[in-house]
């Protein structure tokens, strides 16, 4: 942990008894029956229902979300697809819009980190003490870095360079396919300075009013307030009582009204419910039929013991097949409900 039994506790129903009063209800007790935690009831993070408050419309601000299409009450969830990255693969991961609107940032290393840059090397020129120095050119090679201003081959050149050419890559336009994201590499144009970061400001698009069941609604003792009636000794009312008489106490007593405290009731658990099957859909899901009812506390129940069994650990015995004993049982736990 599972099953069964006993006891205990919460809820509902029924019966009996006791108590209360406004006289058909409430409270308590006893007995009986039924019922009583989870996939997460956790967290309270996101979304919705429900409730109250607010609300002419629009905008700003703030927050959230961010490929496309769909599902849904809604979502930051789910499904399908696209793209990028990873993997031999099944598959996994992605805040996956915009940085030629603007601003900002880039540690360390490195010469240089965004109107580029000359440390080494290469080339040209000059100087002289003849292997160094100075000036210039050069981003092809080396080095640094997460990142060095398309790649590679050639032409060219003093050496070089999209300076030029082919191929690859990229951008823009068109065409075709697709609802779309996007794809095709089909056609044309551009030698191609304008790279990265928007979980940096920002821009764009979409969505978002606030508070929450201690929401909210109903009843309402007492006290206080307002109004009225009766009475103040010619005595209202009260006690003794089944009633009348009688005796005693006696200055207040009673009714209504609105608000509303304590307290009680409600909201409250039958619902976007669950199970089975059919149908539609790739799927999330939808729809139809049948079946089913599964906690509702409010200082807040859901626990303990026993027996058997299961798992795990330890110990002992063993004919190595097991047997026996002891201990133990993941995380946790309802509080308006539901989807994540």
């Nucleotide at each position: 942990g599972a099953u069964g039994g006993c006891c205990g506790c919460g809820g509902c129903c029924a019966u009996a008894c006791c108590g209360g009063c406004u006289c058909g209800c409430c409270g308590g007790u006893a007995c009986g029956g039924c019922u009583g935690a989870g996939g997460a009831a956790c967290u309270u993070c996101c979304g919705g229902g429900c409730u109250c408050c607010a609300u002419a419309g629009a905008g700003c601000a703030c927050g959230a979300u961010g490929g496309c299409g769909g599902a849904u009450a809604a979502c930051g969830u789910c499904c399908g697809c696209c793209c990028a990255g990873g993997g031999u693969g099944a598959c996994c991961u992605g805040a996956g819009a915009g940085c030629u609107a603007g601003c900002g940032c880039a540690a360390c290393a490195g010469a240089g980190a965004a109107c580029a840059g000359a440390c080494c090397g290469c080339c040209c020129g000059g100087a002289c003490u003849c292997g160094u120095c100075c000036g210039g050119g050069u981003a092809a090679g080396g080095g640094u870095g997460a990142a060095a201003c398309g790649g590679c081959g050639g032409u060219g050149u003093a050496a070089g360079a999209g300076a030029c050419c082919a191929c690859c890559g990229g951008g823009c336009c068109g065409c075709u396919g697709g609802u779309a994201a996007c794809a095709g590499c089909c056609g044309g144009c551009c030698g191609c300075a304008u790279g990265g970061c928007a979980a940096g400001c920002c821009u764009c698009a979409u969505c978002g009013g606030g508070a929450g069941c201690a929401a909210g609604g109903c009843c309402a003792a007492g006290c206080a307030g307002g109004a009225g009636a009766c009475g103040c000794a010619u005595g209202a009312g009260g006690g003794c009582u089944g009633c009348u008489c009688g005796c005693c106490c006696g200055a207040g007593u009673c009714u209504c009204c609105g608000g509303g405290u304590a307290g009680g009731c409600u909201g409250c658990u039958a619902g976007a419910g669950c199970c089975u099957g059919g149908c539609g859909g790739c799927g999330a899901c939808g729809u139809c039929a049948g079946g089913u009812c599964g906690a509702g506390a409010u200082g807040g129940a859901u626990g303990g013991c026993c027996a058997u069994c299961c798992g795990u650990g330890c110990c002992g015995c063993u004919u190595c097949g097991g047997c026996g004993g002891c201990a133990u049982g993941a995380c946790a736990g309802a509080a308006c409900c539901c989807g994540g």